[in-house]
Formats: sequence, C1' cells, structure tokens
RNA sequence: UCCGUGGUAGCUCAGAUUGGGAGAGCGUUAGACUGAAGAUCUAAUGGUCGCGUGUUCAAAUCACGUCCACGGCA
Repeated sequence: UCCGUGGUAGCUCAGAUUGGGAGAGCGUUAGACUGAAGAUCUAAUGGUCGCGUGUUCAAAUCACGUCCACGGCA
C1' cells in the first nucleotide's frame, strides 16, 4: 500500500440479510425482606448506534468519504 472483520448504555453483546418500536444480561440507585449484611423480589436509571456527507417521507440498517482496533498478503 492492498484486502477482510469490527466500533451500539458504565461493562459484555444482540439487532443490519427485510429501512419505520433502539434492546438483553451485568452494573448503579431507591424500596421490600433482615438485628445487620448477602441472596431474592419490585421499581427506577440508562444512548451523538465511531465521525461527516449523501439517498429516502423516514437511516443503527443503504451509498461514499474518513478515524480507530484486530487479522491477512507482501
């Protein structure tokens, strides 16, 4: 230099194939329970979907560019 994969909540990830509601588990906070704590139960808390532009009535999803991480060729 070229090619491939990935970037989504504080963490680990799903969702993209078919464009239309942004989610799960863990965590955190509050309450219940307990002498207290743990466990358990209930509720709450969570987001520039890496960034920019474009296409579209509508983009996490499609197109182009760009940044970062990992892998491959040399």
RNAcentral holds the sequence, with entries from ENA. The RNA shown here (transfer RNA) has 74 nucleotides and comes from Hydrothermarchaeaceae archaeon (SeqCode). The coordinates come from a structure-prediction model, not an experiment, and the mean pLDDT is 81.